[in-house]
Molecule: Bacterial RNase P class A
Organism: Microbacterium endophyticum
């Protein structure tokens, strides 16, 4: 320098003029004294995914002695975490020359099912062609038997290569590789390496039923709590021996209510509500995920829902022109998207820009 591969960061800056939302504060006005409205000022005001709502938790209410069934999720090993189906490290298998990537990584000696088409045969294996032996004759075919090395079918056909052997063959036997068992060594472990034994009675599929192990109660902030009218309803006291009302009192008139308490649910107000498994720096422990300590910071909380518009300056990559070059001028200028109880993940979308690790090739020293 070119190519590859894996990560991290960023997601326009700044000034002005208007506009909007929560909160604080001032002013004026209203008020049922709770607050509401007008006009100012001040702080703050979307994201890396706020998204999908696919997992996991916090929180809240309901349920719950304990155990089991059903159902669901997960599945190499060790660690991280509040937890996970997430993350880190490692193991095994596969791809690649390598960096690196991929695997929904338990069990097919518990049982059951399934394996299209093709093919003789898809499982208690099998014999179409071929090979070999015997017999027959019409002399290139038929019959009987052996065999599974070769051909053929298929995604898959009794472990592979070479030899011995044989009529032809075959783990029938031998060597090496593969598999299984066992012992030893190393490792926390998955596992690896080595020794010895065993010719290897039988394919695949569990993202088929199933088996084993681990985990899981349900619903969700419209959760839930609290204040609390009005209407219906319920209870109590008193009252036809005259309550209540008219009236300052008495007389009088009138003629069935009056007062108090409770009150499911609803309208409405408030809380829940944003200071948190928080963010940033540094130090230490750890390969890492992450943890511990310390210092600093406060960053939306709404009414069904504000965060916008215009203008000026700057603005990276890139493109064009002039130039031997330095340089100058012009063009160019942001995608996906948008909080609604809060976190941790995963997945998906994304115009561009910046930085770094590793691998391979090449050049120069």
């Nucleotide at each position: 320098u070119g190519g590859g591969u894996c990560g991290g960061c960023u997601g326009g800056a700044u000034g002005g003029u208007c506009a909007c939302g929560u909160c604080g504060u001032g002013u004026c006005g209203g008020u049922u004294c709770g607050c509401c409205g007008u006009c100012g000022c001040g702080c703050c005001g979307a994201g890396g995914a706020a998204c999908g709502u696919c997992c996991g938790g916090g929180c809240u209410c309901c349920a719950c002695a304990g155990g089991g069934c059903a159902g669901g999720a997960c599945g190499g090993u060790g660690g991280g975490u509040a937890a996970c189906g997430c993350c880190c490290a490692c193991c095994c298998g596969g791809a690649g020359a390598a960096a690196u990537c991929c695997g929904c990584g338990a069990g097919a000696c518990a049982g059951u099912g399934c394996c299209a088409c093709a093919g003789a045969g898809a499982g208690u294996a099998g014999a179409c062609c071929g090979c070999c032996g015997g017999g027959g004759c019409u002399u290139g075919c038929c019959c009987c038997g052996g065999u599974a090395a070769g051909g053929g079918u298929g995604a898959a056909a009794g472990g592979g290569u070479g030899g011995u052997g044989u009529a032809a063959g075959a783990g029938a036997c031998c060597a090496c590789c593969g598999g299984g068992g066992u012992c030893g060594u190393g490792g926390u472990g998955a596992c690896a390496c080595g020794g010895c034994c065993u010719g290897c009675a039988a394919g695949g599929u569990a993202a088929a039923c199933c088996u084993c192990g681990u985990c899981c109660g349900g619903a969700g902030c419209a959760a839930g709590g609290u204040c609390a009218g009005a209407c219906a309803g319920g209870g109590g006291a008193u009252g036809u021996u005259g309550a209540c009302g008219c009236g300052g009192c008495u007389c009088g008139c009138c003629g069935a209510g009056u007062c108090c308490c409770c009150g499911g649910g609803u309208a409405g107000g408030c809380c829940g509500c944003u200071a948190g498994a928080g963010c940033g720096g540094c130090a230490c422990g750890g390969c890492a995920a992450c943890g511990u300590g310390u210092c600093g910071c406060c960053g939306a909380g709404a009414g069904a829902g504000a965060u916008g518009a215009c203008c000026g300056u700057c603005g990276a990559a890139g493109g064009a022109g002039u130039u031997c070059a330095c340089a100058c001028u012009c063009c160019g200028g942001a995608a996906c998207a948008g909080a609604a109880c809060c976190c941790g993940g995963c997945g998906u979308a994304c115009a561009g820009g910046c930085c770094g690790g590793c691998c391979c090739a090449u050049u120069c020293g």